Molecule: transfer RNA
Organism: uncultured Thermomicrobiales bacterium
This record gives sequence, structure tokens and C1' cells, in this order.
RNA sequence: GACCCCCUAGCUCAAUGGCAGAGCAGUGGACUUUUAAUCCAACGGUUCAGGGUUCGAGUCCCUGGGGGGUCACCG
Repeated sequence: GACCCCCUAGCUCAAUGGCAGAGCAGUGGACUUUUAAUCCAACGGUUCAGGGUUCGAGUCCCUGGGGGGUCACCG
């Protein structure tokens, strides 16, 4: 430098163009002599950034950023 993939909650990941979710962690509670385990509940999100298409975008298109992979270059 070329091509491909990924970016969503603190972490790991879902979501057919139509209400943004789950598990784990953390928080509160129940249970327990206490802790752990188990159970219940609530909280937690400018879906990487900007723009476009659309009645409607996490999803489709363009540009940029970050990460990963393959190949090339390395006289």
C1' cells in the first nucleotide's frame, strides 16, 4: 500500500429496516449465625464519529477513526 472482517451497557455478545436486549460484573433486598451459593428487583446505552437514503437506520449507502486478519513491498 491492496483486500476482507469487526466496533452496541463496565466485560462477553444478541437484535428480519419497525419498543435497543441477554449473560456476567457492580448496586439494593430476600435467605443464612456469618460468608459463599441461590433467588428477587432496580439501575446501567449519544449503538466509534460525521453525512446520506427511508415514513422509520444498530441494520442499507458514502467518508473518516480505531482494532484484527490475509497478501504485497522492504532497493